[in-house]
């Protein structure tokens, strides 16, 4: 400098053919316990990497920057 691949909950990661943003664990509130752990019931806790475009509608589709990882020079 050039390709490709990633970026989504606190974490690890899903999200199909553009149509209600999820799943584990972690958390947090209660139940139980003498207490703490287990266990049970309930709560998602988010500016989908940042800006623009398309679109009746974008996480998904296009651009163009950041950032991480591989590869080439």
């Nucleotide at each position: 400098g050039a390709g490709c691949c990633g970026u989504u909950a606190g974490c690890u990661c899903a999200g199909u053919u553009g149509g209600c943003a999820g799943a584990g664990c972690a958390c947090c509130g209660g139940a139980c316990u003498u207490u703490u752990a287990a266990u049970c019931c309930g709560g998602g806790u988010g500016u989908c990497g940042u800006g623009g475009g398309u679109u009746c509608g974008a996480a998904u589709c296009c651009c163009a920057c950041a950032c991480g990882g591989c590869u080439c020079a």